[in-house]
């Protein structure tokens, strides 16, 4: 870095340390957040994937047949948080492209498209 897939309106410091002035991905336009202190870093949290543990269900093996047993698995429920990755202002803070709805230029819904993450290939 390209592909492919799932998820993206849920959650997480109401004065933690350090640190200093920037930041909400880029690009345009707007809204914002910040010296009551930005980014980055610690530390704390959170639980969304994957791992792990319990359920439940399903397949499959065996068995003359039931049950009880073995493996597998699951757009399903929970626990945990000691694994690997993430994330911890505002829907991914909105629009940006295409339809639709309403209206008479707003308002609102869908998709796309870009982007974030996880996982899996190359």
């Nucleotide at each position: 870095c390209u592909c492919u897939u799932a998820u993206u309106a849920g959650g997480a410091g109401c004065a933690g340390g350090c640190g200093g002035a920037g930041g909400g991905a880029a690009u345009u336009a707007g809204c914002c957040c910040u010296a009551u202190g930005a980014a980055g870093c610690c530390c704390g949290g959170c639980a969304a994937c994957c791992a792990u543990c319990g359920g439940c269900g399903a397949a499959a093996c065996a068995u003359g047949a039931a049950a009880a047993g073995u493996u597998u698995u699951g757009a399903c429920c929970g626990a945990a948080a000691c694994g690997g990755u993430g994330c911890u202002a505002a829907a991914u803070c909105u629009a940006a492209c295409a339809g639709c709805a309403u209206u008479c230029u707003u308002u609102g819904c869908u998709g796309a498209g870009a982007g974030a993450u996880g996982a899996g290939a190359g």